[in-house]
RNA sequence: AGAGUUUGAUCCUGGCUCAGAACGAACGCUGGUAGCGUGGAUUAGGCAUGCAAGUCGAACGGGAUCAGCCGGUUAGCAAUAAUUGGCUGUGAGAGUGGCGGAUUGGGGAGGAACACGUGAACAACCUGCCCGAGAGUUCGGGAAAACCGUUGGAAACGACGGCUAAUAUCCGAUGCGGCGCCCUGUGACAUCACAGGAACGCUAAAGGGGGCCGCAAGGCUCCCGCUCGUGGAGGGGUUCGCGCACCAUCAGCUUGUUGGCGGGGUAACGGCCCACCAAGGCGACGAUCCAUAGGGGUUCUGAGAGGAAGGUCCCCCACAUUGGUACUGAGACACGGACCAAACUCCUACGGGAGGCAGCAGUGAGGAAUAUUGGUCAAUGGGCGGAAGCCUGAACCAGCCAAGUCGCGUGAAGGAAGAAGGUAUUAUGUAUUGUAAACUUCUUUAGACGUAGAGAAAUAAGGGGAUCGUGAUCCCUGAUGCUAGUAUACGUAGAAUAAGGAUCGGCUAACUCCGUGCCAGCAGCCGCGGUAAUACGGAGGAUCCGAGCGUUAUCCGGAUUUAUUGGGUUUAAAGGGUGCGCAGGCGGCUUUCUAAGUCAGUGGUUAAAUAGCGGUGCUCAACGCCGUCCCGCCAUUGAUACUGGAGAGCUUGAUUGCGGUCGAGGUUUGCGGAAUUCGUCGUGUAGCGGUGAAAUGCAUAGAUAUGACGAAGAACACCGAUUGCGUAGGCAGCAGACCAGGCCGUAAAUGACGCUCAUGCACGAAAGUGCGGGGAUCGAACAGGAUUAGAUACCCUGGUAGUCCGCACAGUAAACUAUGAAUACUUGCUUUUGGCGAUAUUACAGUCAGAGGCAAAGCGAAAGCGAUAAGUAUUCCACCUGGGGAGUACGCCGGCAACGGUGAAACUCAAAGGAAUUGACGGGGGGCCCGCACAAGCGGAGGAACAUGUGGUUUAAUUCGAUGCUACGCGAGGAACCUUACCCGGGCUUGAAAGUUACCGACGGACCAGGAAACUGGUCUUCUCUUCGGAGCGGGAAACUAGGUGCUGCAUGGUUGUCGUCAGCUCGUGCCGUGAGGUGUCGGCUUAAGUGCCAUAACGAGCGCAACCCUUUUCCGUAGUUACCAUCAUUCAGUUGGGGACUCUGCGGACACUGCCAUCGUAAGAUGCGAGGAAGGAUGGGAUGACGUCAAAUCAGCACGGCCCUUACGUCCGGGGCGACACACGUGUUACAAUGGACAGGACAGAAAGGAUCGAAGCGGCGACGCUGAGGGAAUCUCGAAACCUGUUCCCAGUUCGGAUCGGAGUCUGCAACCCGACUCCGUGAAGCCGGAUUCGCUAGUAAUCGCGCAUCAGCCAUGGCGCGGUGAAUACGUUCCCGGGCCUUGCACACACCGCCGGUCAAG
Repeated sequence: AGAGUUUGAUCCUGGCUCAGAACGAACGCUGGUAGCGUGGAUUAGGCAUGCAAGUCGAACGGGAUCAGCCGGUUAGCAAUAAUUGGCUGUGAGAGUGGCGGAUUGGGGAGGAACACGUGAACAACCUGCCCGAGAGUUCGGGAAAACCGUUGGAAACGACGGCUAAUAUCCGAUGCGGCGCCCUGUGACAUCACAGGAACGCUAAAGGGGGCCGCAAGGCUCCCGCUCGUGGAGGGGUUCGCGCACCAUCAGCUUGUUGGCGGGGUAACGGCCCACCAAGGCGACGAUCCAUAGGGGUUCUGAGAGGAAGGUCCCCCACAUUGGUACUGAGACACGGACCAAACUCCUACGGGAGGCAGCAGUGAGGAAUAUUGGUCAAUGGGCGGAAGCCUGAACCAGCCAAGUCGCGUGAAGGAAGAAGGUAUUAUGUAUUGUAAACUUCUUUAGACGUAGAGAAAUAAGGGGAUCGUGAUCCCUGAUGCUAGUAUACGUAGAAUAAGGAUCGGCUAACUCCGUGCCAGCAGCCGCGGUAAUACGGAGGAUCCGAGCGUUAUCCGGAUUUAUUGGGUUUAAAGGGUGCGCAGGCGGCUUUCUAAGUCAGUGGUUAAAUAGCGGUGCUCAACGCCGUCCCGCCAUUGAUACUGGAGAGCUUGAUUGCGGUCGAGGUUUGCGGAAUUCGUCGUGUAGCGGUGAAAUGCAUAGAUAUGACGAAGAACACCGAUUGCGUAGGCAGCAGACCAGGCCGUAAAUGACGCUCAUGCACGAAAGUGCGGGGAUCGAACAGGAUUAGAUACCCUGGUAGUCCGCACAGUAAACUAUGAAUACUUGCUUUUGGCGAUAUUACAGUCAGAGGCAAAGCGAAAGCGAUAAGUAUUCCACCUGGGGAGUACGCCGGCAACGGUGAAACUCAAAGGAAUUGACGGGGGGCCCGCACAAGCGGAGGAACAUGUGGUUUAAUUCGAUGCUACGCGAGGAACCUUACCCGGGCUUGAAAGUUACCGACGGACCAGGAAACUGGUCUUCUCUUCGGAGCGGGAAACUAGGUGCUGCAUGGUUGUCGUCAGCUCGUGCCGUGAGGUGUCGGCUUAAGUGCCAUAACGAGCGCAACCCUUUUCCGUAGUUACCAUCAUUCAGUUGGGGACUCUGCGGACACUGCCAUCGUAAGAUGCGAGGAAGGAUGGGAUGACGUCAAAUCAGCACGGCCCUUACGUCCGGGGCGACACACGUGUUACAAUGGACAGGACAGAAAGGAUCGAAGCGGCGACGCUGAGGGAAUCUCGAAACCUGUUCCCAGUUCGGAUCGGAGUCUGCAACCCGACUCCGUGAAGCCGGAUUCGCUAGUAAUCGCGCAUCAGCCAUGGCGCGGUGAAUACGUUCCCGGGCCUUGCACACACCGCCGGUCAAG
């Protein structure tokens, strides 16, 4: 000191949360020891028991008891014992009396108050014991307790009679003095104080003890007392200034109330109390009421300012079961006193009594929770006493509790085979636990045991001594220790007796494995968990603290998140709708005085403790002790700049006057035309009206339309504008009247008269309300018609209130510039309104006051604002403090009502929000552009039959995958067995295949038996090569490897589809922006193209485009065999000779580049029936697919992580299935015919393929095909067209169309055509006569149409796929619309990105 969390990312606003410290704590786990301090926070709830306040015989009357001495009596021989009398001493219990029980100790209920704190005041007061000084201590009297007697009551407790003492009590004497009254002086008033004076009146007392003398009486002396006043100390009482919490949803309170006169009362002042008189007193500077609370020193936190708290310790207050009252006393309205009342508890003989733990222990209750019914008066302190002493739950000690804090320890050094074990892993290994352990050496604090053993103690009485005075001071001595045999010291043995808790996703230090599988669970916030979880649970390891560690509660901090220090209000929460204005706050220039604020010095106070600083003592520390410091308040002496106060002046702020000027400023009266509707009359006829389209409605009883006249009410076109006026709301035809205002000019007047403004007063759109008018239009409500699933809406036809006027309420709006008012200052440009100036008559420097635009600086989160500030400053007012709940509820105020103003909480969320960025998207945004996208055309699909694929259904199985475009003649470019993954059945288990190592010898072939086969058994036969080591091949055994078309394409690689052959996608440097990002890549033109040109804070570059590649089209060169054949020869035939011209083929080149011309254009480029050219503007076609999107497809082509199976989910075999069939869809084939079918004759390709092959030719068969078979591993041989042309026939029909289906007979392949092949021939001859909504392809050698070939393959379900050539069109105006795409821009509350997000309602739970 900050961090996490709103977003795809960013900046901001803003809340929530965390890290820190603290605690009288509690809970969980754990626990060795010492010091110091703490410990009922809850029920001021109730209490058993014990103790907590007594003491004095030196005040008094007495005196149980005990001891001693001296006698008597009895018993006994005596000692002695018992008893009794006297004397001396002791002195229990109770009583009179004195002092003390008003201190100490306790808890914090009440109290918002002079209670407390602080500082003053008392000339308005009191004070026992104590201290100083002064005076005195005299003479008498009468009682009453105890006691005795009688007596009541259960008890508590009494009653009556009688005796008696005192330091108890009373009367008198004396009066230094005191008090009362009077006079004089002084003091600041005074009824007061002080000093002085005079007479009169009133007013005290108590004795006790010791010593000495004495017969005694008594005397002397000392001590303790007593009385009177007086001074002091300490204590108390009273008054005042200042400080002291919450609510205004408490705004008015008060009758002894406020004051006066006179009394009473008190220690004393006072309405404290009373009689009378007056009507005051308090209050927005918060009275009164309600709720809450002991206050302070201090404590915690904080950088501080502050905030929170008031336990322990100290001071003060108030209280003592609750409420009230007084008595005694120096002091109380009294915790362990009294009386009364009340509640509760207890005793009771029922008549009546007793009690008060908020003292110390303790008990039950309540509670998350808080200790012993301990010891001692040794110390400190208190009461009484002359003293000894007694009393003291104050106090000091001990006990219990990790409840806090400060210490110490649980060992130290060495020790690598880096042990074993654990954990992880890429697993013969490595890493980690870890120098950790073992082991070696050493130490002994704390604990244990033993021995010794404190300080705390100072003194009392008494004794001794010193000093001075005749009773004091000092010194020495002197009994006394609860704690405690404790602290401490020394010794002994031995590493021995002693470590845990929490955490490990980020914040926040610390990571892996296993288990689990949105389950169990975690969580302070964000959030983890749905099969690879560093977040759950366990383990290993690590981290942080450590006798503790975590959790929970609370407070401060972080939070500048209530902002004095130190915040804000255009859009994030927040400017009042506007003005006037009292109080309040603030206030121009000069000068004099004052000294309240302010500043300085000094004095007082600020208790102690605490805290800070400096020392010091316990071994250290905590802890203790010593010194010092301390905000503030009060008093006093000074200073006078500023603020305030008083006085005097000034003119610039403000106002007035005078002269101009401006305006939809306001109120009121009158007038005007257009339009609308209505009425009357005329013309006129069938519709009008309305809508997306309609209907309701109006209309033959004459509408709409049109003409004339009339009526009514409301609003004022054009001008008109970024205009003007007004405080705001607002104000618009013209004219008049009245009222008000601004601005300019001038500088005559006043002389700070100003600014702002809570409460208050006034104004305040529209809608609304009341009363009275008015009512043309429009038009909530309402009615009808439509729309719709519905339509209580949008649209239409009507239509009431209202809209208009007057009067009166209401008082709100996105009342907005979402921007309060005022003043001053601050860089420019430009437009405009009203003045002035100057003039050229409306150009223009300038200036004042307005209204706008654009920019500098500056400000701002940014957008933006920018002299009309959101800049720089000052003053005043208003308002804000996360979102929702909610501008709601309650209360109060206002209102006729509607409603308005004021205005919460519970609960809930971790966000809500602002501005900007990039994408994606967009319907009924915009601009530009493209594509067989539409349009224009041609041909199809959708209807039929069949083929094929899919869904569904079925099945033992109908294996699996592909599912909008981008699955469905797709994986499959060949399912009868095989394939095959599926089903049934039968076999095998190191296995069907491969590798390594022994061993054996062939392997194999033939035959036989069983079996469906796999396989099993048997018989016969039988190796090759060799460098002689062995190798090949097979069998077989053991083992290590196997095997899986099982799952996950959402763990992956690779490959592929699609957007899309669309023109895009990015980077470096620079620049701009706080940043995300932008720029470049935008703009203009152009292109098929981000193709190019121009422009340009960008300059370049990359992947794409294009080009390079293949092919097609032309030419040239070269080469001519198997190709070709013009010329020459030959021939049935390019057959042969020959040729190298042509075609063609191979290779290599050329050509095309908008190069030329013209027009347009800056250029790029475009255009042209241009030229030339085989080809012209990319010649046509192909290959080539950017960054990316779809968790797109594929684990079944292959590869691969993880999971799963292992006599089976592996593998072999036979059979079946993948070919099923009510049905639905896709893709195709053939058709429905005459542009055709059938028959006959005739002609012309290209590209492929060929040895288990293509197969000429010949022969046979109607044919499929068969037999023989030349040639060909190919420019040589084979294969070789159809549409077309010519002719004939059919004559519009379910046909001479169409060919499905079925019957029969065959051919071929193959081990085998039943399920389940193709082909041929004969026969049969179904649907179908051009296809609904809808939909597909195609722009030229294209569509359409015709046939041919190839791959796979034994054969083939091929009508599929891939190629080849033949014949060969139509149309495109154009880009409004549909679909898809590209670029720019705009909007957005979307970002899983419109299949988004989200409001309401209904239904269910």
A computed fold for a 1405-nucleotide RNA from an uncultured bacterium, annotated as small-subunit ribosomal RNA. Its mean pLDDT, the model's own confidence on a scale to 100, is 82. It matches the Rfam family "Bacterial small subunit ribosomal RNA".